[in-house]
RNA sequence: AGAGUUUGAUCCUGGCUCAGGAUGAACGCUAGCGGCAGGCUUAAUACAUGCAAGUCGAGGGGCAGCACGGGUAGCAAUACCUGGUGGCGACCGGCGCACGGGUGCGUAACGCGUAUGUAAUCUACCAUUAACCGGGGAAUAGCCCAGAGAAAUCUGGAUUAAUGCCCCAUAGUAUUAUCGAAAGGCAUCUUUUGAUAAUUAAAGCUCAGGCGGUUUUUGAUGGGCAUGCGUCUGAUUAGGUAGUUGGUGAGGUAACGGCUCACCAAGCCGACGAUCAGUAGGGGUUCUGAGAGGAUUACCCCCCACACUGGUACUGAGACACGGACCAGACUCCUACGGGAGGCAGCAGUGAGGAAUAUUGGUCAAUGGCCGGAAGGCUGAACCAGCCAUCCCGCGUGCAGGAUGACGGCCCUAUGGGUUGUAAACUGCUUUUGUACCUGAAGAAUAGGCCCAACGAGUGCCUGGUCUGAAGGUACCGUAAGAAUAAGGAUCGGCUAACUCCGUGCCAGCAGCCGCGGUAAUACGGAGGAUGCAAGCGUUAUCCGGAUUCAUUGGGUUUAAAGGGUGCGCAGGUGGGAAAAUAAGUCAGUGGUGAAAUACUGCCGCUUAACUGCAGAACUGCCAUUGAUACUGCCAGUCUGGAGUAUGGUUGAGGUAGCUGGAAUGUGUCAUGUAGCGGUGAAAUGCUUAGAGAUGACACAGAACACCGACGGCGAAGGCAGGUUACCAACCCAUUACUGACGCUGAGGCACGAAAGCGUGGGGAUCAAACAGGAUUAGAUACCCUGGUAGUCCACGCCGUAAACUAUGAUUACUAGUUGUUGGCGAUACAUUGCCAGUGACUGAGCGAAAGCAUUAAGUAAUCCACCUGGGGAGUACGUUCGCAAGAAUGAAACUCAAAGGAAUUGACGGGGGCCCGCACAAGCGGAGGAGCAUGUGGUUUAAUUCGAUGAUACGCGAGGAACCUUACCUGGGCUCGAACGUAGAGCGACAGAUUGUGAAACGUGAUCUUCUUCGGACAUAUUACGAGGUGCUGCAUGGUUGUCGUCAGCUCGUGCCGUGAGGUGUCGGGUUAAGUCCCAUAACGAGCGCAACCCCUAUCUUUAGUUGCCAUCAGGUAAUGCUGGGGACUCUAAAGAAACUGCCUACGCAAGUAGUGAGGAAGGUGGGGAUGACGUCAAAUCAGCACGGCCCUUACGUCCAGGGCUACACACGUGCUACAAUGGCCGAUACAGAGGGCAGCUACCUGGUGACAGGAUGCAAAUCUCGAAAGUCGGUCUCAGUUCGGAUCGAAGUCUGCAACUCGACUUCGUGAAGUUGGAUUCGUUAGUAAUCGCGCAUCAGCCAUGGCGCGGUGAAUACGUUCCCGGGCCUUGUACACACCGCCCGUCAAGCCAUGGAAGCUGGGGGUACCUGAAGUACGUCACCGCAAGGAGCGUCCUAGGGUAAAACUAGUAACUGGGGCUAAGUCGUAACAAGGUAACC
Repeated sequence: AGAGUUUGAUCCUGGCUCAGGAUGAACGCUAGCGGCAGGCUUAAUACAUGCAAGUCGAGGGGCAGCACGGGUAGCAAUACCUGGUGGCGACCGGCGCACGGGUGCGUAACGCGUAUGUAAUCUACCAUUAACCGGGGAAUAGCCCAGAGAAAUCUGGAUUAAUGCCCCAUAGUAUUAUCGAAAGGCAUCUUUUGAUAAUUAAAGCUCAGGCGGUUUUUGAUGGGCAUGCGUCUGAUUAGGUAGUUGGUGAGGUAACGGCUCACCAAGCCGACGAUCAGUAGGGGUUCUGAGAGGAUUACCCCCCACACUGGUACUGAGACACGGACCAGACUCCUACGGGAGGCAGCAGUGAGGAAUAUUGGUCAAUGGCCGGAAGGCUGAACCAGCCAUCCCGCGUGCAGGAUGACGGCCCUAUGGGUUGUAAACUGCUUUUGUACCUGAAGAAUAGGCCCAACGAGUGCCUGGUCUGAAGGUACCGUAAGAAUAAGGAUCGGCUAACUCCGUGCCAGCAGCCGCGGUAAUACGGAGGAUGCAAGCGUUAUCCGGAUUCAUUGGGUUUAAAGGGUGCGCAGGUGGGAAAAUAAGUCAGUGGUGAAAUACUGCCGCUUAACUGCAGAACUGCCAUUGAUACUGCCAGUCUGGAGUAUGGUUGAGGUAGCUGGAAUGUGUCAUGUAGCGGUGAAAUGCUUAGAGAUGACACAGAACACCGACGGCGAAGGCAGGUUACCAACCCAUUACUGACGCUGAGGCACGAAAGCGUGGGGAUCAAACAGGAUUAGAUACCCUGGUAGUCCACGCCGUAAACUAUGAUUACUAGUUGUUGGCGAUACAUUGCCAGUGACUGAGCGAAAGCAUUAAGUAAUCCACCUGGGGAGUACGUUCGCAAGAAUGAAACUCAAAGGAAUUGACGGGGGCCCGCACAAGCGGAGGAGCAUGUGGUUUAAUUCGAUGAUACGCGAGGAACCUUACCUGGGCUCGAACGUAGAGCGACAGAUUGUGAAACGUGAUCUUCUUCGGACAUAUUACGAGGUGCUGCAUGGUUGUCGUCAGCUCGUGCCGUGAGGUGUCGGGUUAAGUCCCAUAACGAGCGCAACCCCUAUCUUUAGUUGCCAUCAGGUAAUGCUGGGGACUCUAAAGAAACUGCCUACGCAAGUAGUGAGGAAGGUGGGGAUGACGUCAAAUCAGCACGGCCCUUACGUCCAGGGCUACACACGUGCUACAAUGGCCGAUACAGAGGGCAGCUACCUGGUGACAGGAUGCAAAUCUCGAAAGUCGGUCUCAGUUCGGAUCGAAGUCUGCAACUCGACUUCGUGAAGUUGGAUUCGUUAGUAAUCGCGCAUCAGCCAUGGCGCGGUGAAUACGUUCCCGGGCCUUGUACACACCGCCCGUCAAGCCAUGGAAGCUGGGGGUACCUGAAGUACGUCACCGCAAGGAGCGUCCUAGGGUAAAACUAGUAACUGGGGCUAAGUCGUAACAAGGUAACC
């Protein structure tokens, strides 16, 4: 000091979360020791038991009990007597009990803190000053007697003492009153001093030393009271107060005071927050933080309050009293039912509550307290011990060597390597701690007692001796043996240090946030390993920090949350120039205080540390005093620049009230006139022959004001528009005469405030919520249409809100410019230009997250006001105020999410825009969709109908050929190192094979026959061992290959530049192209993959070469044929070249290029065709071509065999073939290809058969032989029909292949002769040698279900105006709430579950106040009868009051039938509101 998390990515805003520290903690796992601290945070709940405050006999009467002594009786034991002694229960008396200890209920207060005052006060014990201590009296407890009662206790009688009580005397520097003097102060006054008068004291004991007592002075200590300042939250608490505020007098108190009372006055407190409500003891401190702050107040210290709850006084120096009293109440206990007793928030301890907090311990040895002269007594204060890892600190669990890097575990690319790991074993060493044993403290002596000695002869001081230790035989020290007695918990996806395997399979589970888990999980569980801590480690809770996320230090408000709708203005805040006075703020010095402890620094003591001691500094504060006077304040005068007034002049839809005008609209009347009008995308509702609409005239009504008109003007804002009049207001300009800071802002307050709405009364033409009808639609409570009421208009009164927006508060000052325009003034001059006030556009610096703002700031500064602090819930609920209502203003919480949001970027998308392309549409031609058949698919069926492919991009696809085989499927029968292959060893040539038997075959089991050799072996077989095998799963683990967008023109990089950044630029713009093709321009310059070209075929020519091809010329020959010699001319073959480049011309153009039926040319603008497929998309296809990770099977999911199936068949779809006929069918005759194939082959030719074909036979491993055209042409026939079309289906007979054609082949002949007469919606292909049409060949293959696929040639068209529309694509731009990217996102009701919450008839509590009634104890007061000589008391009464009762309200909490909305929840319903022009722009 930061980090994670919103996005595809970015910057910002903003919340949530984490890393740190801390704790009186708790929980989980674990645990060796010591030191030092701490230990009911909850029920101020209830308490059994014991202890926690007594002491003094040197105050007293005495003597119950104990001990001693004495006496009597008795042998004794013993009994009795005896205050004589030690001493002492109970009693009188003194002092203490008001301290110490506990707790935090109450209290928001002079309670606490701090600083003062007391001239308004007290103080026992202590110190100090000055005096005194004489005399007398009456009682009473105890004891004794009697009595009541269960007890607690009480009553009566007799007698008695005191340091108890009373009286008298004496007395002052005491107290009171009066009169003076002096000094001082703070208003009353105070101090000193003098005089006069009055009043009040005392106690004894003794060891004879003293101790005490009374009055008084001063001090010390401890209080009381008063005051300034500070001290939590809420305004959804705004008014409170009658002893209330003050005065006079009196009473009361230690003392001032409404403290109390009588009278008088009407004050006092409050927005600087009274009152009320809630919460809370306050401080020193503690934790955190850089600090400022925030939180905290357990332990220790100070103060306060309380002692079962409430009230009251007594005693006393001190209390309204924790272990005192009285009364009332609640609770508990005892009881003989009549009455009584009690108060752990003391120390232990118990129950209860709770996540949770200890022993019914020891001692007064030390420190301290009370009493006492002292010894001493008491002391749960205190000192110690016990329990608890609760915190902090320290120590240990060993150290060194030791590699074959052992065994084992785990992992891997696995003959091996890595890791655990020098770790272990093993060797040597040490002994803290623990165990055993020995010695053994300090604190304890300047205390105190006793004794002795010396001196000043002492009750004093000093020195010496002696006695006193709970903890404790503890700490500490030493000795011995021995590595011996001692390591865990958490974590390992990122934040955050640390990684692999197995299991699991959105399950189980994890999680602080983001998030992991759906078959390869470093995130779950286990293991191995690792990391960081360590006698602890983690989790949970809470606080501070990080969070500058309430911002004083130190934030913001155009768009992220946030400027009030606007003005006026009281309070408040703030304020111009110069000079003067003062000294409140401010600054400096000095003094006092700021307790100690804590914290900091230094030093010391425990072996160290924690801990503790000493010293210093600090305590940033408050008070007082002295000084300074720049700034601010205050006081008194002054100035003119701010502000205002005056004079003159404009300007304007500024306001209010009148008067008035024309156009339009509607209505009415009349007239002309006839069939429609109106409306829409198209229609209909509506109006109209009873005369509409149209046209003309007249009349009436209400509302709004075309043109001018604008980027303009005015107004504080809302807002303001025909003309004109009156009244009112304002800005501005000019002049610089006057006032002299009069200014600015402005919480509350007041006023104004669009539209809609409300009330009363008018008015009502148009338009038009609601409503009605017509359409649209799946629906249409909408959009569209026809009507139409409130309303729209006026007057008066309310409402008080708007995206009331410039989403930008007001005022002042300053800071670069350019260019318009409105109002006014000036200068010159006929070009222009300056000043002031407004109103626009653009661009700098600067600012800003960016967009942008930019003298009209969102810049730089100042003053004042308002407002914000994550999203939702919610501008909701409750309360209050306002309102006639509608509603407005103010304005939460529970709960829930980890985001919500701003700006900009790249894409994608749009029923956005622009440009462009494509058989995309259009224009043509031919098809599909209807029929039959073939084939593939779905579905169904089946033992099986093996598997895969599924929009385009599956469906004559994998398959370029399923009868067996193939074959993966089914049924049945077999095999298990296996059907195949390899290596090694040993064996065997009666192994294996052939023939044959059984069997469906495989296989098993029989019979017969049979190796080669150069002797090394080969070959074959079975056997042994090791490697098997799987068309089983995962194409979403993969390689490779492929489809598609798309042969579309795109996709990127380097450097530079721009931007905070994602990114941009380049690649955009203007042209052009088939093309990111090229040119021009240009913060870009270049480059790469694509395009094009290079490659192949084809079209023309040349050269070379002529066999198997060719044959013009020459020769020979045949029935005929390049048949032969020969030839290279031609065709052709197959190699090399040439040729085409917008090269030439014309036109246009800067260029690139485009156009021309241009020329030339075989070919003209890429000549035609092919191969060639950028970055990428679709988790596209394929684990069944192959390869491969992982998983699964192993007498089976492997493998062999036979048979079956893949060929099934109500049906649906795709792709094809054949047709429906005359451009045709049939018959006969006849002509012309190219490209391929061929020896288990193609086959001429001959013979047979109607034919498929068969039997012979020849040529050819092929430019030589062979397979071979059809449409066409010529001729004939058929004559529009289910036909001489069409050929399905079926029957019969055959041919061929093959081991085998039943399931399940093709072909032939004869016979049979189905549907079908051109095909709905819709849809496909195609732009030239193309479509259409005709045949031929090949692969696979024994044969073939081929009508499929791949090629080849023959014949050979039509049409394209054009780019509006459909589809797809490219570029630019725009919007976006999309980024899984529109097959996106997303809203609301309803239905279901869960959660919190509002209202609510009511019900149940709680605290506080008010009124009335009653009223204990008690103080004060009053009082004739009773007691007492009296003083006085009892009794009674009065006032006040705790408590109780009654009553009506308010506040607050809980609960509730029913009810309202809200939130959350993978796959519910209905629609589609928003985001694109979101399909009616959205929003307030």
Molecule: small-subunit ribosomal RNA
Organism: uncultured bacterium